A computed fold for a 266-nucleotide RNA, annotated as Bacterial large signal recognition particle RNA. It was read from a public genome assembly, where an Rfam model found it. Rfam family: Bacterial large signal recognition particle RNA. On this family, see Rosenblad et al., Nucleic Acids Res 2003: "SRPDB: Signal Recognition Particle Database". About the family: The signal recognition particle (SRP) is a universally conserved ribonucleoprotein involved in the co-translational targeting of proteins to membranes.
Parts: sequence; structure tokens; C1' cells
RNA sequence: CCGUGCCGGCCGGGGGGCCAGCGGGCCCCUGUAACCCGAAGUCCGCUGCAUGCGGGGGCAAAGAAGCAUGAAGGGCUGCGUUUUCCGCCGCCGCCCCAUUUCCAAAGCUGUGAGAGGCCGGUCCCGCGCAACGUGAAGCCGUGAACCAUGUCAGGCGGGGAACCGAGCAGCAUUAAGCGGCACCUUGCGUGUGCCGCGGGUCAACCGACCUUGAGCCGAGGGAAUGGGUUCCGGGCGGGGCGCGCCGUUCGACAUGCCUUGCACGG
Repeated sequence: CCGUGCCGGCCGGGGGGCCAGCGGGCCCCUGUAACCCGAAGUCCGCUGCAUGCGGGGGCAAAGAAGCAUGAAGGGCUGCGUUUUCCGCCGCCGCCCCAUUUCCAAAGCUGUGAGAGGCCGGUCCCGCGCAACGUGAAGCCGUGAACCAUGUCAGGCGGGGAACCGAGCAGCAUUAAGCGGCACCUUGCGUGUGCCGCGGGUCAACCGACCUUGAGCCGAGGGAAUGGGUUCCGGGCGGGGCGCGCCGUUCGACAUGCCUUGCACGG
């Protein structure tokens, strides 16, 4: 050094998730020469160095162990960003309102703009008048089996008689009540009034008159200032999803180096 047989060892590994923690079943990545069967979410098997359990089969000195470098992929922190959701904000755009100013259509104006003065009206209070409503009074009609009045046929009572008395129905009248009328009188009231008198207010608007004598108003647009508005855009903060970058951590796999047997035969 080669051959045969055998021992340690090996027959995948890693990330996430679960868990007090470790491993497995689950999801993902990676890789292969990398076995089979059974139970495992009401989880299964373990326990401080745990890196699966039970049974069967195979490989075995490089396909095993270690170190270095590179590295797919995953976890975490931070930053940036896309999108989406929530909250807040008038700081900004858009939009709305007001004022000022510039331009200015149309209109009014020597038959007098605008301003000043004065008087009056609109407004308020009181009184009056009118209107309307309601009540009283008034007028008309109606209105009582008996318990209203008058007259009371018949009948009743009294009387010797003349006559007297009470009195139903009828007729007439009337009380309370009921209905109607609205001219006159009167009380009260009023979302009543081109009404009158007196007073107040004169801020605003309108009008007449006096003075003065040339402007007034302003659709629309621009600018400035102030205010409003979270519908839209925008800003700020937070959450979710995705992407990128920096850092950190785990890291399949690849490359290189190195370590590790026994027996027999040639």
C1' cells in the first nucleotide's frame, strides 16, 4: 500500500413556530450516496447539558470528528420608503366669508351727485275715534195639567130666597226660561286701522326743505389683510402589509487544511 471481516460512528442538516427548555410530527430553506415500519395537537419523547422514542435493515476509515474562509436562507434591532387604516392639525394649497385697495361693464347725476343742517315718516307709550267680537239693556216671537193673574160655561158647596163662596176646561195676559233682531244706549276685549291728538326715540332706513356744488354706486377680475373650513390635497403621530439598506445573530452547503482504529491474509 492492497484485499476481507469488525469496532467507535453514520444512514441528512439548518431556520421559523410550539415549549420553562431540548428534540420530533407542522411550515420554509438547502442538499443528497444520504434506508424502512409504528405512535405523536386531548401532542409525543426527554430533562440540565436534554440535540427524540420503539422495532427492523444497511453503510462504515472517509460518506466520521475538528478548524478556517466563502455563503443560499431565516430571526432580531435601527433607518428609509411604497401602500393601507386610525387619530390630530387651519401651518400650507383648494374652497367660503368680511374689509381695504387697483382695474372696471352697466346704471344714477346741473330736471342737482355726495356731504352738512333741519323737519317729518317708519318704531315705542298714553288717550280718542272707527272696525270686529262678546255680554247687559232694548224690541219681536214663544212660553204654566195643578202649585201664576183676569174672566170663569157646565158642574160643586152654603142659603127659604135674593144671592154668596171656592173653582176645572176654554179664552186672554204674563214670570222664569227659550229663540230671533241688530238701528240706538252701555260694559269688556283685540295677531284690527293708508284714522286723529299728545309725548318719547332719533341708532338705522326713507322723504320734503335750506346750504354747498360733481360726483355716486358698482356686475366681474387682480392683490393684500383678517376669519372660517379637515370634503379633497397637505403636514404631524401611531398601527398593519410589502420592499431596500446598515448592524447583529443562527446558518444548509461549497472549498481548503488537519485528526482518528482493531484482527487476519498478500